Annotation: The part of an RNA shown here (small-subunit ribosomal RNA, central domain) has 349 nucleotides and comes from a metagenome.
Context: one part of a larger RNA
RNA sequence: CUGGGCGUAAAGCGUGUGUAGGCUGUCCUAAAAGUCGGACGUGAAAGCCCCGGGCUCAACCCGGGAAGUGCGCUCGAUACUGUAGGACUUGAGUGUCGGAGAGGUUGGUAGAAUUCUCGGUGUAGAGGUGAAAUUCGUAGAUAUCGAGAGGAAUACCGGCGGCGAAGGCGGCCAACUGGACGAACACUGACGCUGAGACACGAAAGCGUGGGGAGCAAACAGGAUUAGAUACCCUGGUAGUCCACGCCAUAAACGAUGGGUGCUAGGUGUCACGGGCAUCACUCCUGUGGUGCCGUAGCCAACGCAUUAAGCACCCCGCCUGGGAAGUACGGCCGCAAGGCUAAAACUC
Numbered sequence: 001c002u003g004g005g006c007g008u009a010a011a012g013c014g015u016g017u018g019u020a021g022g023c024u025g026u027c028c029u030a031a032a033a034g035u036c037g038g039a040c041g042u043g044a045a046a047g048c049c050c051c052g053g054g055c056u057c058a059a060c061c062c063g064g065g066a067a068g069u070g071c072g073c074u075c076g077a078u079a080c081u082g083u084a085g086g087a088c089u090u091g092a093g094u095g096u097c098g099g100a101g102a103g104g105u106u107g108g109u110a111g112a113a114u115u116c117u118c119g120g121u122g123u124a125g126a127g128g129u130g131a132a133a134u135u136c137g138u139a140g141a142u143a144u145c146g147a148g149a150g151g152a153a154u155a156c157c158g159g160c161g162g163c164g165a166a167g168g169c170g171g172c173c174a175a176c177u178g179g180a181c182g183a184a185c186a187c188u189g190a191c192g193c194u195g196a197g198a199c200a201c202g203a204a205a206g207c208g209u210g211g212g213g214a215g216c217a218a219a220c221a222g223g224a225u226u227a228g229a230u231a232c233c234c235u236g237g238u239a240g241u242c243c244a245c246g247c248c249a250u251a252a253a254c255g256a257u258g259g260g261u262g263c264u265a266g267g268u269g270u271c272a273c274g275g276g277c278a279u280c281a282c283u284c285c286u287g288u289g290g291u292g293c294c295g296u297a298g299c300c301a302a303c304g305c306a307u308u309a310a311g312c313a314c315c316c317c318g319c320c321u322g323g324g325a326a327g328u329a330c331g332g333c334c335g336c337a338a339g340g341c342u343a344a345a346a347c348u349c
Base pairs, nucleotide, nucleotide: 003321004320005319006318007303008302012317014201015200016199017198021194022193023192025088026087027086028085029084030083033081034080035077036076037075038074040072041071042070049065050064051063052062053061054060091191092188093187094186095185096183097182098181103177104176105175106174107173108172109171110154115149116148117147118146119145120144121143125136126135162169163168206247207246208245209244210243211242215241216240220236221235222234223233258316259315260314261313262312263311266294267293268292269291270290271289272288273287274286275285276284298305299304322349323348324347331342332341333340334339
């Protein structure tokens, strides 16, 4: 490079926006770059192939012919691709109305609970465990009642429910704000898909500065357990967990399944919004968009997937190529650091 692949065997970038590039709906017209056909020129000789000849044959040599996928030029063809012009509405988008939603940001606010402080009642235990002990308590604990402080999280509703590109999002209220969806029309007229680089977002932990600190809790200390116990259990407990601003850029960032479009039996549940019914609700039938389960064909090594495909096709990107060494070394880029990204080889089986 060709090929074959990427749910679980090696392999889908964590996710999006988008530049270049690649690919791109229906109809008409023009031109003829790609494409196709004819003619001409060229395509040295030798060689290969065919015919004939010379060394006794052959190798070898000589003569003739053919071939030479190519290139140039010219004359044509116009289905397809490209180009130019025109038209279209089904792809895409805009407008109107409408409801759903833990989508995002900011500010406010509520109640339950834990802890602490103060006060009342009250007395000898409490706590904890498999059993204990460390621990707390006559300086009055635990329990209980009242008052207050403070931080964090929002029981029930709550749901193989919803929203978001992913990470993720859950009390209530308000402001600002993104997206999706439904209905009936109107409008623009291919404006589309993907996307190397690039840019943005990106759980937790971690880092910087300043705050905050109730509970929980790495580290640490003690008590147990044990042969030991740098653990599991218990009593404490600091970073951290929370907030603001700035970094970090990783994950079993998972559906271990990239994005888009079209096509290919059904059944059943659920969410949002419609339609048909008899007048409404319920029930029933049905449409669009999501989200589950089961299952036919087909696919698969099997497991399984199966209109939310891992089926049948097309377009674009990413990635894989035996195990280890190794996601390491070196170099480069990024980072305050921790480290991240890119990424080998010797050697070995």